[in-house]
Context: one part of a larger RNA
Molecule: small-subunit ribosomal RNA, 5' domain
Organism: uncultured eukaryote
RNA sequence: UAUGCUUGUCUCAAAGAUUAAGCCAUGCAUGUCUAAGUAUAAGCCUUUACACGGUGAAACUGCGAAUGGCUCAUUAAAACAGUUAUCGUCUCCUUGACAGUUCAUACUACAUGGAUACCUAUGGUAAUUCUAGAGCUAAUACAUGCCUAAAGACCCGACUUCGGAAGGGUUGUGCUUAUUAGAUACUACACCAACUGUCUUCGGACAGUUUUGCUGACUCAUAGUACCCAGCGAAUCGCAUGCUUCGGCGGCGAUGUGUCAUCCGAGUUUCUGACCUAUCAGCUUUCGACGGUAGGGUAUUGGCCUACCGUUGCUUUGACGGGUAACGGAGAAUUAGGGUUCGAUUCCGGAGAGGGAGCCUGCGAAACGGCUACCACAUCUAAGGAAGGCAGCAGGCGCGCAAAUUACCCAAUCCUGACUCAGGGAGGUAGUGACAAGAAAUAACAAUACUGGACCUUUCAGGUUUAGUAAUUGGAAUGAGAACAAUUUAAAACCCUUAUCGAGUAUCAAUUGGAGGGCAAGUCUGGUGCCAGCAGCCGCGGUAAUUCCAGCUCCAAUAGCGUAUAUU
Numbered sequence: 001u002a003u004g005c006u007u008g009u010c011u012c013a014a015a016g017a018u019u020a021a022g023c024c025a026u027g028c029a030u031g032u033c034u035a036a037g038u039a040u041a042a043g044c045c046u047u048u049a050c051a052c053g054g055u056g057a058a059a060c061u062g063c064g065a066a067u068g069g070c071u072c073a074u075u076a077a078a079a080c081a082g083u084u085a086u087c088g089u090c091u092c093c094u095u096g097a098c099a100g101u102u103c104a105u106a107c108u109a110c111a112u113g114g115a116u117a118c119c120u121a122u123g124g125u126a127a128u129u130c131u132a133g134a135g136c137u138a139a140u141a142c143a144u145g146c147c148u149a150a151a152g153a154c155c156c157g158a159c160u161u162c163g164g165a166a167g168g169g170u171u172g173u174g175c176u177u178a179u180u181a182g183a184u185a186c187u188a189c190a191c192c193a194a195c196u197g198u199c200u201u202c203g204g205a206c207a208g209u210u211u212u213g214c215u216g217a218c219u220c221a222u223a224g225u226a227c228c229c230a231g232c233g234a235a236u237c238g239c240a241u242g243c244u245u246c247g248g249c250g251g252c253g254a255u256g257u258g259u260c261a262u263c264c265g266a267g268u269u270u271c272u273g274a275c276c277u278a279u280c281a282g283c284u285u286u287c288g289a290c291g292g293u294a295g296g297g298u299a300u301u302g303g304c305c306u307a308c309c310g311u312u313g314c315u316u317u318g319a320c321g322g323g324u325a326a327c328g329g330a331g332a333a334u335u336a337g338g339g340u341u342c343g344a345u346u347c348c349g350g351a352g353a354g355g356g357a358g359c360c361u362g363c364g365a366a367a368c369g370g371c372u373a374c375c376a377c378a379u380c381u382a383a384g385g386a387a388g389g390c391a392g393c394a395g396g397c398g399c400g401c402a403a404a405u406u407a408c409c410c411a412a413u414c415c416u417g418a419c420u421c422a423g424g425g426a427g428g429u430a431g432u433g434a435c436a437a438g439a440a441a442u443a444a445c446a447a448u449a450c451u452g453g454a455c456c457u458u459u460c461a462g463g464u465u466u467a468g469u470a471a472u473u474g475g476a477a478u479g480a481g482a483a484c485a486a487u488u489u490a491a492a493a494c495c496c497u498u499a500u501c502g503a504g505u506a507u508c509a510a511u512u513g514g515a516g517g518g519c520a521a522g523u524c525u526g527g528u529g530c531c532a533g534c535a536g537c538c539g540c541g542g543u544a545a546u547u548c549c550a551g552c553u554c555c556a557a558u559a560g561c562g563u564a565u566a567u568u
Stems, first nucleotide, its partner, number of pairs: 001564005009439003015432001016399001022397003026394003031063002037060002043055003061418001070352003080273003085268002089266002095261005108235001112143002119135002122132003152171005159164001172232002174229001177226005193210007213220001234255001236254004242249002275323003282314002289311008327349003331342004354375002357372003377388001379386002405430001407429003413426001414424003445474003448470010479508001481501002483498001485497001511557005516538002522552001524551004533540002
């Protein structure tokens, strides 16, 4: 693990892995809105009524749908585990910082442009989550595009008494390329520039000072200059309305953009580690095998790819090949210890969605409850076409020794979304369930009768005490079960509580295997007669069977026990 017989209670609880990663009818499993993107619904409410307002189907927009759940087919230095590296990279969201510099042009910045859904109307097809033509109208959709300080620095420079200089240009951040700084073993003198101090015969002299972060390590951080490029630098929304010199100034949020960090990760990466096999001994290298240089590609490193050059690289310490009823680990069983076997399965990592391949979108996928082909299956059709992927949850067929309900719910735990509100077969709750696991009823007591033991005595018996046996008698006690109720719960159910019923053959009846040995327990009775049969093994059975078939009695475990198989 399966199966046979049996089964009263309570708790807990695995469950279509093994065989077919075989095939699937039907239903559901991913959607989402706040004060705060977009409302003229010919929707509703409010209003005498209009207009606003509130609510709000639909639709546009944004985000999610890459998580979760399932399965284990592949896969043997692959994946995985422990341990490194990223000074070799990307990162939506979260959280924290920062962002006055945009300009050549007759001026919209109190606010620019053109569309398109929903809607209306006309339609097509047998058919779909198919859509065409026409008519409107929105934005945080898609586009376009201003205003805003001072100083400093650099370049050009009309002029110039060579001391200087009117004036003009560039200067946010980011991207590309180039370049410079990014120092410092110890020590002395001299020189140049600037600054400070002292002295001065105003010519100068003397003394002193002059920045530089992190790391084990950087072409790092950071900063400067030139080039290049047009990414970003808000034409958004809500709620309050305050101050004012009437010019204006201003609050709290929401959303959005760029850069740097943070968080969550991800991708590559170092070292070490694996089952059987030699009836696998050489393998790799034309078409990259191993290395170098350069380039391409990539988020980045790298033969990842390309060009050129070299000829390497692995191997009895088992390469290469084959097998695996092989996903790996944490773990499980067993064991004195060493070990041996298992690990599909709830946690971590990987892989996959009928088989291969390719791709779009996106921070993230080589995604399948996304798309496109091909192959294999297979559905509807009016035959022209159209649609498909349960190794999600239920459920069906098939396969088999082998495995549950087409149930209820978002109340809990959490996740997602524009979100306190919605959604979630994630998940929870019931149903099935002798997979395992735990607790534990099926009687207890007394009297009487009888039989023992021990002790005491008045010994042809009696008493005290203690065990056992009785279809003898007796009242007491209880749940199994039934059931008002409350509790429980999202709603129920169960449990725990609990009125009222509920036990004498207490028929409210315990079983499964055995009784020669191993191995606990019969040399009892009937049947059979080397037959029928039993028996793991040894053996039993041929007319007195301790072993078969039965009855009685007994033994073992007990709500369980037997059998088969695998393993220790």